[in-house]
Molecule: c-di-GMP-I riboswitch aptamer
Organism: Anaerolineales bacterium
RNA sequence: ACCGACAAAUCGCAAACCUGCCAAAAGGCGGGGACGCAAAGCCAUGGAUCUAAACCUGUUUCGGAACAGGCACGAUCGCCAGGCUGCCGAA
Numbered sequence: 001a002c003c004g005a006c007a008a009a010u011c012g013c014a015a016a017c018c019u020g021c022c023a024a025a026a027g028g029c030g031g032g033g034a035c036g037c038a039a040a041g042c043c044a045u046g047g048a049u050c051u052a053a054a055c056c057u058g059u060u061u062c063g064g065a066a067c068a069g070g071c072a073c074g075a076u077c078g079c080c081a082g083g084c085u086g087c088c089g090a091a
Stems, first nucleotide, its partner, number of pairs: 012037002017032006035078001041084003045081003048076003055070006
């Protein structure tokens, strides 16, 4: 110097909930707050899940519009897998 488990140490992140903003919604961002996380750092590549504005189909209706079903180009990396990067450091 490299690899490196457990324990520890210095740190880090931040669920639910409350609140302001954005969005049709799912959800996201900021503040408060900690359920937890050794990658709970980043990437939407595969699977999975969530929403359904627009679009398609149908019903009601004079129409408008409402309702129902389908549907991702939207979302979740703190759902799983994969890729990249990273703190400490026993034999």